[in-house]
RNA sequence: UGUCGGUCCCUCCGCGACGCUAGUCUGCAAACUCCGCCAGGCCCGGAAGGGAGCAACGGUAGCGGAUGAUGCGGGUGCCGGAGUGUGGCUGGCAGGG
Numbered sequence: 001u002g003u004c005g006g007u008c009c010c011u012c013c014g015c016g017a018c019g020c021u022a023g024u025c026u027g028c029a030a031a032c033u034c035c036g037c038c039a040g041g042c043c044c045g046g047a048a049g050g051g052a053g054c055a056a057c058g059g060u061a062g063c064g065g066a067u068g069a070u071g072c073g074g075g076u077g078c079c080g081g082a083g084u085g086u087g088g089c090u091g092g093c094a095g096g097g
Stems, first nucleotide, its partner, number of pairs: 001094008009085001010083005015077002018073003023067006034059003042051003
């Protein structure tokens, strides 16, 4: 110097772990008044009937809990595969000075 390897770094893929989220289940739930249905009471009416509507009740926004991907993520892995480099370290062989 050439050539063939090993290993690390780097890039990509796979797998795994981890995290987040959708979804699902679930609790509370508008004491600041969001919706439904509205007992009682109230209002209109001679009556029949009608109206607004508090509480309760049922929901929703919202706030929690559980679970959690086939979705997403990365200063993730003594994991597997591939690639690449005028890269780092290192070994074999050949040749030259």